[in-house]
This record gives sequence, C1' cells and structure tokens, in this order.
RNA sequence: ACACCGCACGCGGGAGAGCGCGCCGCCUGUCGGCGCCGCCGAAGGCGCAACCCCCGAAAUCGCUCAGGCCCCCGAACCGCAUGCAGGCA
Repeated sequence: ACACCGCACGCGGGAGAGCGCGCCGCCUGUCGGCGCCGCCGAAGGCGCAACCCCCGAAAUCGCUCAGGCCCCCGAACCGCAUGCAGGCA
C1' cells in the first nucleotide's frame, strides 16, 4: 500500500436427481405430513494417493450420515465490489 493471497459481507451466474406409490389432512393441488421404493450430490461431514523417517497429507474422486429430487430457498465454484487484519512482493 490493498496490486496478489486470506477472511467477512453484498450483488450476479450456478448443475444433478420421481409432478413415483400408499395413507391421512385440507385451502382439492404441480399442496402439507408420514411410510415405502427409486435416484442426485456442488451446504456440511467422512475416506483415500503421490509425497513423507515419522507425524501428516487434496479434490469437482469415492461414501451417501446429513442434505436434496415441480418452483422457491439452499448450492461447491466463478466474476464484480466493499471492508478487515495478517502474509508476501
């Protein structure tokens, strides 16, 4: 100093998967709840390689506990902007 990295906030973009079946409720629906089956993975969580004496050790990979499967919300990640206090040049 805030150009870069990090954190927080705001805005924008942002995929996937049953409008399944049964019961109940009701404002009769593309609704809500419960159960069953089938699926998705990009909140979160968990697991693993190379590397490493050891300790450790990543993900958009895998698991699907959680979450989700009209829309909305959420959503990893990306862009813009503001602020913060460190690192670094």